[in-house]
Context: one part of a larger RNA
């Protein structure tokens, strides 16, 4: 370079925005760069290939032909691609009128529960387990009543329900704010898709500084269990979990399924709209989303099946036997932990 692939066998970047590049709707004219046809020039010789010949054969050598798949130039063709000019509205966007939603940021606020503190009642146990013990309790615990404090999380509603690009988002209220969707069809007129680098976002854990600390709880201590028990169970308990700011940049970051567009039977739920028909609460229609089953088709099978893993097409990423190894070295990033990029020897 070519080929074959990427749900589960190796393989879709965690997700987006976007630069270069690649690809790109309908139609008219023009150009003739790509493309196609023809002519000319050149493409040294040798080599390669074909035919013939010479050394006894062969290697080798000689002659002829073909070839040298290329480049330059001229003439011509104009369907397709490109360039230029114009037109259009089916893609894309704007506008107007509705709608749903745990989408996001910061602020305020509520009740239940938990723990602690104070006070009252009250007395000998409580707690915990398979059974116990460590533990708490006559300095009055557990239980119960009243009051107070603190922090964290929001029962029911709650739903293969909703929203978000992904990570993710759930008490209530208002401000600010992003996206989506339906209807109208007024406007722009291809303004589009993808996206190497790049930039941004990115659960949990972890790190830095300063707060906070109720519950839970790595580490740690003790009690059990056990042959042992550096565990599972129990009693405690510190980081952490929470907040602010700054890092980290990874996950089974999963639908293990990249993105956009078009096409290809249906059935039945749910969510949000729209407009009809009437019998006014139903029926069928349609758009957007989210599930189930299923035809064609696909698949090694499992299964997928208009939310494709079907049929096509665009662009990007990635794979190429197992181990060594996502390691070493080097580079980049990071405070560190480490992340990222990424081999080879050797071995089967």
């Nucleotide at each position: 370079c070519u080929g074959g692939g990427c749900g589960u066998a190796a393989a879709g970047c965690g997700c987006g925005c976007g630069u270069a590049g690649g690809c790109g709707g309908a139609u008219u004219g023009u150009u003739a760069a790509g493309u196609c046809g023809g002519g000319g020039g050149u493409g040294a010789a040798a080599u390669c290939c074909c035919g013939g010949g010479g050394c006894u054969c062969a290697a080798c050598c000689c002659c002829g032909g073909a070839a040298c798949u290329g480049c330059c130039u001229c003439c011509g063709a104009u369907a397709c691609u490109g360039g230029c000019a114009g037109u259009c509205u089916a893609g894309a966007g704007u506008c107007c009128g509705g709608g749903a939603g745990a989408g996001g940021u910061g602020a305020g606020u509520g009740g239940a529960a938990u723990u602690c503190c104070u006070a009252g009642u009250g007395u000998a146990g409580a707690g915990g387990u398979g059974a116990a013990a460590u533990u708490c309790g006559u300095a009055g615990a557990u239980a119960u009543u009243a009051g107070g404090a603190a922090g964290a999380a929001c029962a029911c509603c709650a739903g293969u329900g909703g929203c978000g690009a992904a990570g993710g988002c759930g008490g209530c209220c208002a401000c600010c704010u992003g996206g989506c969707u339906c209807g109208g069809u007024a406007c722009u007129g291809a303004c589009g898709c993808u996206g190497a680098g790049g930039c941004g976002c990115g659960a949990a854990a972890g790190c830095g500084u300063g707060g906070g600390g109720a519950g839970c709880a790595a580490a740690c201590a003790g009690g059990a269990u056990u042959a042992g028990a550096u565990a599972c169970c129990c009693u405690g308990g510190u980081a952490g979990u929470c907040c602010a700011c700054g890092c980290c940049g990874u996950a089974a970051a999963c639908g293990a399924u990249g993105u956009g567009u078009g096409c290809u039977a249906g059935u039945u739920g749910c969510u949000g709209g729209a407009a009809a028909g009437c019998u006014u609460g139903c029926u069928g229609u349609u758009c957007a989303g989210u599930g189930u089953c299923g035809c064609a088709g696909c698949u090694a099978a499992c299964g997928c099946a208009u939310u494709a893993a079907g049929c096509a097409u665009u662009c990007c990423g990635c794979c190429u036997g197992g181990g060594g190894a996502g390691u070493a070295c080097g580079g980049u990033c990071g405070c560190a932990a480490g992340a990222u990029u990424a081999a080879a020897a050797c071995u089967c």
RNAcentral holds the full RNA, with entries from ENA. The part of an RNA shown here (small-subunit ribosomal RNA, central domain) has 348 nucleotides and comes from an uncultured prokaryote. Rfam family: Bacterial small subunit ribosomal RNA.